A computed fold for a 464-nucleotide part of an RNA from an uncultured Candidatus Altimarinota bacterium, annotated as small-subunit ribosomal RNA, 3' major domain. Rfam family: Bacterial small subunit ribosomal RNA. Rfam links the family to the GO terms ribosome and structural constituent of ribosome. Model confidence (mean pLDDT): 83 of 100.
[in-house]
Context: one part of a larger RNA
RNA sequence: AGACGGGGACCCACACAAGCAGUGGAUCAUGUGGUUUAAUUCGACAAUAAACGGGGAACCUUACCUAGGCUUGACAUCCUACGAAUCUGGCGGAAACGUCGGAGUGCCCGCAAGGGAAUGUAGAGACAGGCGCUGCAUGGUUGUCGUCAGCUCGUGCCUUGAGGUGUUCGGUUAAGUCCGUUAACGAGCGCAACCCACGUCAUUAGUUACUAUGUCUAAUGAGACUGCCUGAGUUAAUCAGGAGGAAGGUGUGGAUGACGUCAAAUCAGCAUGGCCCUUAUGCCUAGGGCUACACACAUGAUACAAUGGUCGGUACAAAGGGUUGCAACACCGCGAGGUGAAGCUAAUCCCAUAAAGCCGAUCUCAGUCCAGAUUGGAGGCUGCAACUCGCCUCCAUGAAGUUGGAAUUGCUAGUAAUCGUGAAUCAGACAUGUCACGGUGAAUAUGUUCCUGGGUCUUGUACU
Numbered sequence: 001a002g003a004c005g006g007g008g009a010c011c012c013a014c015a016c017a018a019g020c021a022g023u024g025g026a027u028c029a030u031g032u033g034g035u036u037u038a039a040u041u042c043g044a045c046a047a048u049a050a051a052c053g054g055g056g057a058a059c060c061u062u063a064c065c066u067a068g069g070c071u072u073g074a075c076a077u078c079c080u081a082c083g084a085a086u087c088u089g090g091c092g093g094a095a096a097c098g099u100c101g102g103a104g105u106g107c108c109c110g111c112a113a114g115g116g117a118a119u120g121u122a123g124a125g126a127c128a129g130g131c132g133c134u135g136c137a138u139g140g141u142u143g144u145c146g147u148c149a150g151c152u153c154g155u156g157c158c159u160u161g162a163g164g165u166g167u168u169c170g171g172u173u174a175a176g177u178c179c180g181u182u183a184a185c186g187a188g189c190g191c192a193a194c195c196c197a198c199g200u201c202a203u204u205a206g207u208u209a210c211u212a213u214g215u216c217u218a219a220u221g222a223g224a225c226u227g228c229c230u231g232a233g234u235u236a237a238u239c240a241g242g243a244g245g246a247a248g249g250u251g252u253g254g255a256u257g258a259c260g261u262c263a264a265a266u267c268a269g270c271a272u273g274g275c276c277c278u279u280a281u282g283c284c285u286a287g288g289g290c291u292a293c294a295c296a297c298a299u300g301a302u303a304c305a306a307u308g309g310u311c312g313g314u315a316c317a318a319a320g321g322g323u324u325g326c327a328a329c330a331c332c333g334c335g336a337g338g339u340g341a342a343g344c345u346a347a348u349c350c351c352a353u354a355a356a357g358c359c360g361a362u363c364u365c366a367g368u369c370c371a372g373a374u375u376g377g378a379g380g381c382u383g384c385a386a387c388u389c390g391c392c393u394c395c396a397u398g399a400a401g402u403u404g405g406a407a408u409u410g411c412u413a414g415u416a417a418u419c420g421u422g423a424a425u426c427a428g429a430c431a432u433g434u435c436a437c438g439g440u441g442a443a444u445a446u447g448u449u450c451c452u453g454g455g456u457c458u459u460g461u462a463c464u
Stems, first nucleotide, its partner, number of pairs: 001464002003461003007458007015448002019411005026302008034293002042053002064288007073127001077126002079123005086103007107116003129277002132275003138271002140266003143262001145260001150189006156165003169180003195254004200222007225248001228242005304404001308363007320351003325344002329340004370401001375396007417440007
C1' cells in the first nucleotide's frame, strides 16, 4: 500500500421490511444432467450454464453413426493434351456414381494456317481441404462486479524508502455533484450534458388521410433553467414548501458501461500462431441419429373454477408484414380448408373479427356443463417425401389436478397483474419461446435493527 474481520462510523440498492402476483405439488412444452445407443455431433456449469449458441433438426441444415463411392479432389491459382459450350436418350444402382450412345459447332483477332477468351474431360505435381487439438499462444467480440462512483496523471510539498498528499475534513448531491476548508495547484478517463423516442405549443407542407379551423403525417423551432416567491442554510452549495405551467427539480424511457477483476466465455460466427490428418481427421451420396427414457434439475404454458364455465347480442386499439407475396368478395364444406377471383410494389388494397369489457340467458359447488392430458376413428394443409419425426380440423375418449413441504423469484406506476395483436426465423412447423404493440389497471413503502450486494473513512491482524 492492499486484502480480510461473526471491528466501528456514515451512506446506497425491490437488499430487507410493507404489499401484489408467482415458483417449489399436478399434466404438458422446451433446455440440461444422467442413463441408453451404431450414433444419440459439439459448446456453455454458482452468482455470470440450462426456451442459451438468435439452436423453430422430416431431407437439407449436420458437424454424429451405418453403408456405398472419390483421391489434384466439392472450392482457388498455375502447366500440358484433346474437345467449343451446351442439350438429350438407354442400361446398372438407394443415390452418389459407372457405362453405352445421339444432337451440336458459336464469340474475338486473322485472307488462311493458327492463336485467344470462356467452358468441359484426361494427366503430372506445386497445392487444395479439415466444425481436427490448443480460448492456458492470440485478434475481435461478449458476460460480470455495475450505470456502482470511482480510476489516474503533471508539477509542487512530505518521507531514508516503499509510498503519501491531491482524492482527506465540514456540509450537500443520483453522482470524486457542487460549495467551503485545505501543501497543494491544475488536468485526464468516468458522472452530468450533447444523441434518439414519448408528453405541450407554434410555423410550414401534405399525398393515399381529412374535407373543418381540428385529428393525423413529418420537417423546423419554442418550452424547464431551481428561472420566480417564502423559509432553512455559512451572505455558499443545497434543501423544504408555493406560484405559474402540458411538463418541476435528472420530466419519463432508451442508447451510452471508466481503470480494472474472474488465465471468465468463444479456435463451432469470423480471423489467426503452433501442432496434427493428407487414397483421410478431406469430399460426394442414401438411410438413420441429434426427437431414445427407471430418473434428477432449470425455464415456461395450462389448470385446479362462480371475480368462473358455456351460449347469444354488442363496443373500443396500437404497432407491424405483404409481388416466388397479402388476398377482399362469391360459392362448396360442421370444420381445418377448397374452387373461382377483384384490389394492392401499399397512410390507397389485404392480413384483420382485437380480446379482456358491457348487456342478457344458463349452470349452483360436484372431480362438476371445472380442467383438458391420453387414446381410437375420419379428414385437411405444406412439401420429392410427414413411418421413425410436422401442424391443423371434426367425432368419440375424458387422466392427474380441490391452491401446493422445506425453501425461493419478480415487481415502486401506466409499474405489477391480467387481456388480446404483430413480427423475425420460416415450404411447413412441434412458439406455450423471443422481440415488439396496445387495452384494462392495482396494493404497499414517509423505515434501515436484521439478511444480501456495493461505496467512503477509520481500526486490528500470526495474511500478501